This is a predicted structure of a 71-nucleotide RNA (transfer RNA) from a Minisyncoccota bacterium. The coordinates come from a structure-prediction model, not an experiment, and the mean pLDDT is 80. It matches the Rfam family "tRNA". By type it is a transfer RNA. The RNAcentral record of the sequence draws on ENA. Lineage of the source: Bacteria > Bacillati > Minisyncoccota.
């Protein structure tokens, strides 16, 4: 250069054409002599563009980034 997988909260990750769901972090009570732990609650994410569709996070190009392989 060619092909291929991958991309979702500050981390790790489920998902699935119709609300984006956990765990860990992290705010805030409550608990405690104080720390850890434990309880309650809040908050935070679909890589970027375009296209199909009544509706895309998901299907379809393209660009990006990273991984694997070929040359």
């Nucleotide at each position: 250069g060619c092909g291929g997988c991958u991309g979702u909260a500050g981390u790790u990750u489920a998902g699935u054409g119709g609300c984006a769901g956990a765990a860990c972090u992290g705010g805030u009570g409550c608990u405690u002599c104080c720390c850890a732990a434990g309880c309650a609650u809040c908050g935070g994410a679909c890589g970027c563009g375009a296209g199909u569709u009544c509706g895309a996070u998901u299907c379809u190009c393209g660009c990006c980034a990273g991984c694997c392989g070929c040359a």